RNA sequence: GCCGAUCAAGGCAAACCCGGAGCGAUCCGGGGACGCAAAGCCACAGGGCCAUCUGGGUCAGCUGGGCUGCCGGAG
Repeated sequence: GCCGAUCAAGGCAAACCCGGAGCGAUCCGGGGACGCAAAGCCACAGGGCCAUCUGGGUCAGCUGGGCUGCCGGAG
């Protein structure tokens, strides 16, 4: 550097429920775990979704891309 083990440490948290914000997609907090080796961050390209349909919004846990990063050393 690559890689991600029927290993170890630590981490995140889908659906659903409760409370709150928003017209909505959806978001925030708590509970909860289906999963995740970037499920950390960024709407750059494609895509989904919402709306008052345009100089708008939303999704990073849809794919690609960019930036950053913990642990391990089985291969």

A computed fold for a 75-nucleotide RNA from an Armatimonadota bacterium, annotated as c-di-GMP-I-GGC riboswitch aptamer.
Its mean pLDDT, the model's own confidence on a scale to 100, is 87.